[in-house]
RNA sequence: CCAGACGGCCGGGCGGUCGCGGCGGGACUUGCUCCCGUCGAGGAAAGUCCGGGCUCCACGGUGAAAAGGCGGCGGGUAAUGCCCGCCCGGGGCGACCCGAGGGACAGCGCCACAGAAAGCAAACCUCCUGCGUUUCGGCGCGGGUAAGGGUGAAAGGGUGGGGUAAGAGCCCACCGCGUUGCUGGUAACAGCGACGGCAUGGCAAGCCCCGCCUGGAGCAAGACCGAAUAGGGACGUCGCGCGACUUCGGUCGCAGGGUUCACCGCCCGAGGCGUCCGGGUAGGUCGCGAGAACCGUCCGGCAACGGGCGGUCCAGAGGAAUGAUCGUCACCGCUUUCGGGCGGAACAGAACCCGGCUUACAGGCCGUCUGGCAUU
Numbered sequence: 001c002c003a004g005a006c007g008g009c010c011g012g013g014c015g016g017u018c019g020c021g022g023c024g025g026g027a028c029u030u031g032c033u034c035c036c037g038u039c040g041a042g043g044a045a046a047g048u049c050c051g052g053g054c055u056c057c058a059c060g061g062u063g064a065a066a067a068g069g070c071g072g073c074g075g076g077u078a079a080u081g082c083c084c085g086c087c088c089g090g091g092g093c094g095a096c097c098c099g100a101g102g103g104a105c106a107g108c109g110c111c112a113c114a115g116a117a118a119g120c121a122a123a124c125c126u127c128c129u130g131c132g133u134u135u136c137g138g139c140g141c142g143g144g145u146a147a148g149g150g151u152g153a154a155a156g157g158g159u160g161g162g163g164u165a166a167g168a169g170c171c172c173a174c175c176g177c178g179u180u181g182c183u184g185g186u187a188a189c190a191g192c193g194a195c196g197g198c199a200u201g202g203c204a205a206g207c208c209c210c211g212c213c214u215g216g217a218g219c220a221a222g223a224c225c226g227a228a229u230a231g232g233g234a235c236g237u238c239g240c241g242c243g244a245c246u247u248c249g250g251u252c253g254c255a256g257g258g259u260u261c262a263c264c265g266c267c268c269g270a271g272g273c274g275u276c277c278g279g280g281u282a283g284g285u286c287g288c289g290a291g292a293a294c295c296g297u298c299c300g301g302c303a304a305c306g307g308g309c310g311g312u313c314c315a316g317a318g319g320a321a322u323g324a325u326c327g328u329c330a331c332c333g334c335u336u337u338c339g340g341g342c343g344g345a346a347c348a349g350a351a352c353c354c355g356g357c358u359u360a361c362a363g364g365c366c367g368u369c370u371g372g373c374a375u376u
Stems, first nucleotide, its partner, number of pairs: 001372010012329007020040008028031001042347001046358002049356005054218004067214005072086005087101001088099004102209002107207002109203003124149002127144007157175006176198001177196008222286004232277007241254005256268004291313001293312008331344005
């Protein structure tokens, strides 16, 4: 210098003018007012996918079932499906990256296409052999074999040698695999040795089995205050048609009202006003930000992280504020008469809070490391 791997950080700076929201203070002309001070979005505030705090509901304890989730080992954490370290497998020359990484002799199911055969293995072309036949190339029937070819993601260990008519773990060595012992490691696991001739092919992001975890709903949670109007209750007051009977509870008749008018029938036939009480609604207040907080530093730890000390206070409302503009500097692009000119600048945006994950993102900075080339 080129190519690359990993980790961390920033997300325009400064100043002027105008404006907006919260809080505190002040002014008077007491207002939807003005003035001063101070604070006012993010790395993801997003998706709402996990885990917690908080609140209410349910619940005597424990266990099970259902449903959902998780799955190598150890550690971290309030907790996690997150993070760190390690192991194993795969990829890369390498830095490093990827892995839903328990169980396939508990049972069920599936394995497309191709292929002879896809799970009780099988034999298409080859190979070897017996008999028959032959135009001497072969062909037919029977037997042996699975080494070679072919199909496939996958064909019942691999490579090499021996062996054989040809072959085959048939035999041997190494590798793999299984069983087992020792050693190291907290463990996952690794290394070394012995034995076994090789057996149970794959899929559990198919059902399932094993182990572990989870009560439900969510700030529209929930708590407090609480009108007007309507409705409920208590008390007081006024009233409760006329007549008859009465055991004082009522009954009967005649009026009155409703049933679109009339008749019959049926139904109604007591409430008004005032005071007080209680529930709910509108509305208001709280919940609501000093915390698993941030910054600096030291200590422990490989790390995630934990602890000590010092410092700081940092949005909170309503669906609504958190902006606009000018100058200048920095960045990017185009252009230039090298003075400058013109244009651009992402994703997005709190609403109970916190820890993660995932997704979006113009441009830029820093650190560690790898491979190559050149020079010394």